[in-house]
RNA sequence: AGCGAAAAACAAGCGCCAGAACUCCCCGGGAGCGUAGAUGCUCCGUCGGGGAGUUGACGAGGAGGACGUUCAUCGAGUAGUUCGGCGGGUGCGUCCCGGCCUUCGGGCGGUCGUGAGGGCGGCGACAAAUCCCGGCGGUGACGCCGGGGACAAAGCGCCGUUUCCCAGGUCC
Numbered sequence: 001a002g003c004g005a006a007a008a009a010c011a012a013g014c015g016c017c018a019g020a021a022c023u024c025c026c027c028g029g030g031a032g033c034g035u036a037g038a039u040g041c042u043c044c045g046u047c048g049g050g051g052a053g054u055u056g057a058c059g060a061g062g063a064g065g066a067c068g069u070u071c072a073u074c075g076a077g078u079a080g081u082u083c084g085g086c087g088g089g090u091g092c093g094u095c096c097c098g099g100c101c102u103u104c105g106g107g108c109g110g111u112c113g114u115g116a117g118g119g120c121g122g123c124g125a126c127a128a129a130u131c132c133c134g135g136c137g138g139u140g141a142c143g144c145c146g147g148g149g150a151c152a153a154a155g156c157g158c159c160g161u162u163u164c165c166c167a168g169g170u171c172c
Base pairs, nucleotide, nucleotide: 014087015086016085017084019083020055021054022053023052024051025050026049027048028047029044030043031042032041033040058075059074060073064096065095066094067093068092069091097113098112099111100110101109105172106171107170108169117166118162119161120160121159122158123157124156131148132147133146134145135144136143137142
C1' cells in the first nucleotide's frame, strides 16, 4: 500500500430520563350544529384516562499510573426546562513514578505533570450557541444542515514584580 472478514456507529460539558413541560392519536365525557327523535358532523391547553413521541447545557479549558472521592474549572446566552434528577468524568485527596527548586548524587520539604513552581499586575491571540439569511425532515412538539457577521472568562503565551506570599529551598 492492496485485498478479505468481523464488530461498532463509535460521546467526557459527555450520555441518559422514572419527575416536569410540550406535541400528536385513541377512549370516555362535555359543548355546539343538525334531526320529529336518533345515526351523524365540528370543537375541547383552560375535563378524566390510555398510547406514542418531543425537549431536557452554548462553547473554552482540562489526562503520568493505581486507589479513593463527588454539587470537578471558566465564561456566553437566557430570565420559560441551561428546571428537576440519574450515571459518568480529564477535578480533588493519598501513595508511586517523573520534572523543576544553582550543583555529581542522595534525604527532607515545596510545587507541578513531560510545554512538569505558585501569587499579583500589564499586554496579546483564541469560542460556540444566541442573532441574521437559506435549506431539509416531521401531522405536530421539534430535530438537522449550509452560509454571514459578532462577542467571553478561566487557562495559555510574552513582559514586569514577588517589598507586602511560600522556603524557589534546606540538610548530608
Molecule: glmS glucosamine-6-phosphate activated ribozyme aptamer
Organism: Rubrobacter sp.